[in-house]
Molecule: Bacterial large signal recognition particle RNA
Organism: Candidatus Zixiibacteriota bacterium
RNA sequence: CCGUGCUAGGUGGGGAGUCAGCGGUGCCCUGUAACCCGGAACCCGCUCUACCGGGGCCGAUGCCUGCCCCCGGCCCGUCGGCCGGAUCGUGUCGGACGGUGCGGCGGUGGUGAUGUUCAGGUCCUGUGCAAGGGAUGGGUACCCAACCCCGUCAGGCCCGGAAGGGAGCAGCGGCAAGUAUUCUUUCCCUGUGCCGCAGGGGUGCCUGGGCUGAGCCGUCGAGCCACCCGCGCGUUUCGGAACAGGGUCAAAGGCAGGUGCACGG
Numbered sequence: 001c002c003g004u005g006c007u008a009g010g011u012g013g014g015g016a017g018u019c020a021g022c023g024g025u026g027c028c029c030u031g032u033a034a035c036c037c038g039g040a041a042c043c044c045g046c047u048c049u050a051c052c053g054g055g056g057c058c059g060a061u062g063c064c065u066g067c068c069c070c071c072g073g074c075c076c077g078u079c080g081g082c083c084g085g086a087u088c089g090u091g092u093c094g095g096a097c098g099g100u101g102c103g104g105c106g107g108u109g110g111u112g113a114u115g116u117u118c119a120g121g122u123c124c125u126g127u128g129c130a131a132g133g134g135a136u137g138g139g140u141a142c143c144c145a146a147c148c149c150c151g152u153c154a155g156g157c158c159c160g161g162a163a164g165g166g167a168g169c170a171g172c173g174g175c176a177a178g179u180a181u182u183c184u185u186u187c188c189c190u191g192u193g194c195c196g197c198a199g200g201g202g203u204g205c206c207u208g209g210g211c212u213g214a215g216c217c218g219u220c221g222a223g224c225c226a227c228c229c230g231c232g233c234g235u236u237u238c239g240g241a242a243c244a245g246g247g248u249c250a251a252a253g254g255c256a257g258g259u260g261c262a263c264g265g
Base pairs, nucleotide, nucleotide: 001265002264003263004262005261006260009058010057011056012030013029014028015027020047021046022045023044024043035055036054037053038052039051062259063258064257065256066255067254068253072249073248074247075246076245080243082240083239084238085237086236088234089233090232091231093230094229095228098225099224100223102221103220104219105218106217107216108215115211116210117209118208119207120206121205122204123200124199125198126197127196128195129193130192131190132189133188134187135186137183138182139181140180141179142178149174150173151172152171157166158165159164
């Protein structure tokens, strides 16, 4: 160095999750030349040599260890960026409301604007009257009909030898209830009233009287002030997501190192 037979080992790895922990099934990533059967998420197996049981294949150029790089996963929330809420400030921003003076136009005003004052009304409370409604009471009319109201009860019926007695339909009369109508009964209620009285209130409006004596009203324009809402920007703060950032594990890939026994030539 070659051959044969073995052994170690390999026959995918990783992340999150679960778990005291390690693996597996399940999820995700990576990756393939990367075996088969049975088990298993309110799960299965095991205990630091940490899936279990069975079968097959490769086999020390095939494995093992370390480093680099990085697919991907997970965690954090910190100068910055994003979203939402609150707070404070700000604006040649938008909108609503109010005030103020100016200008234009129109109306009105010495047949009295405006202001002030007095009285009344509008308003509220109580009460009276009226109206409407209800209840109750009185009067009048109808009325028990076809037995289950009253009186009188023809006829008929029942009891009785008879005298006589009893129940009782129709009819007639009447009462209660009910219905209708009416009232100088009484009480209650009211989205009622060009109604009366008493009290209150006095902001606005209306009417009238007194005083005053020239403005007042509407609309448009630009401006100023105050306040509110929205929007934009900024401060502070709270919460969310995880873009950037930080941490951690890390597939595939690359590099380096290590690497068995027996026999024969």